[in-house]
About this RNA
The RNA shown here (Lysine riboswitch aptamer) has 162 nucleotides and comes from a bovine gut metagenome.
RNA sequence: GAUAGAGGUUGCGGGUUUCAUCAGUAUCCUGCCGGAUAUAUUCAGGUAUAGAGGAAGACCGGAGAAAGGGAAAUCUGCCGAAAGGGAGCAGUACCUGAACCUGAUUCCUUGGCUGCAUACCGAACAGAAAUGCAGCUGUCAUCGUGCAGAUGGAGCGCUAUC
Repeated sequence: GAUAGAGGUUGCGGGUUUCAUCAGUAUCCUGCCGGAUAUAUUCAGGUAUAGAGGAAGACCGGAGAAAGGGAAAUCUGCCGAAAGGGAGCAGUACCUGAACCUGAUUCCUUGGCUGCAUACCGAACAGAAAUGCAGCUGUCAUCGUGCAGAUGGAGCGCUAUC
């Protein structure tokens, strides 16, 4: 240098199907009240559309979702698998600017998993990610009573073969 592997009892991602939740919510229609604004992701400016032939909003009644997130089954790509943070670039629902969001590139961090706490995202008491603490586990090094175990490091690592 090349090739092939290991960690795990939920190893890490992605797709499909089903189920529950989202929710009797958003939205639409009738009626009644109301009486001038409302809509185009959020904010600002504009533009367009609708509106006294009644806007926004409240109430009664009727109809009534979806996405994201979750669980199970199944298929599939893999072991920096993948995740998070920063930067600039591109896109982003009528236009401009900013925000949110998405994508690839680049730099940094993290071996993997679980639990608890905090605030945030979220419809949610589900769950994700972040920080801190604790535990389990794999790997290498050192010490060791050379068994048990202890301490420490990080995946640009470790093991095997050529």

It matches the Rfam family "Lysine riboswitch aptamer". Rfam links the family to the GO term lysine biosynthetic process. About the family: Riboswitches are metabolite binding domains within certain messenger RNAs that serve as precision sensors for their corresponding targets.